A computed fold for a 113-nucleotide RNA from Mucilaginibacter hurinus, annotated as SAM riboswitch aptamer (S box leader).

RNA sequence: GAUUUAUAAAGAAGCGGCGAGAGAUCAGGCUCUGCAACCCGCUGGCAACCCUUCAGUAGUUGAAGAAGGUGCCAAUUCCUGGCCCGGAGAAUGGAUACCGGGGAAUAUAAAUU
Numbered sequence: 001g002a003u004u005u006a007u008a009a010a011g012a013a014g015c016g017g018c019g020a021g022a023g024a025u026c027a028g029g030c031u032c033u034g035c036a037a038c039c040c041g042c043u044g045g046c047a048a049c050c051c052u053u054c055a056g057u058a059g060u061u062g063a064a065g066a067a068g069g070u071g072c073c074a075a076u077u078c079c080u081g082g083c084c085c086g087g088a089g090a091a092u093g094g095a096u097a098c099c100g101g102g103g104a105a106u107a108u109a110a111a112u113u
Stems, first nucleotide, its partner, number of pairs: 001113008013043005021032003026081004044073003049069002051065005077105001083102005
C1' cells in the first nucleotide's frame, strides 16, 4: 500500500518550540488563527478497538478494570454537494436547487496479505 469487519451526534488540555496559514481531496458555506492556530515535543487526560479479570452461553454475551499496544483530546467525519434510487415540483423533456434513503470517500482499530 491492498482486502475484510467494526465504529464515527458522547468524551477528554496545559506548558514549551516554531511562525502562517489550518479544518483529507474538488466546489460551495461556515469556522479556527499573531490573545500564535496547524504542526512538533513533554506532561496530563478521554475512550475502551486489541487487552485483563469475573460470570455465563447454542452463540459473535454481560459486568468490571486500565498495567501494556494503538487511537483520540474545536465545531456530527465542521456542514452540504459530487454516484445511485425514491419523493415532491414543473410547461414537452431534462438538468440545477428542495425532501428522504442508500452508497462512495475519509479517519481509527483489529485481522489477513
Of the family's consensus pairs, 97% are formed in the model. It was read from a public genome assembly, where an Rfam model found it. Model confidence (mean pLDDT): 80 of 100.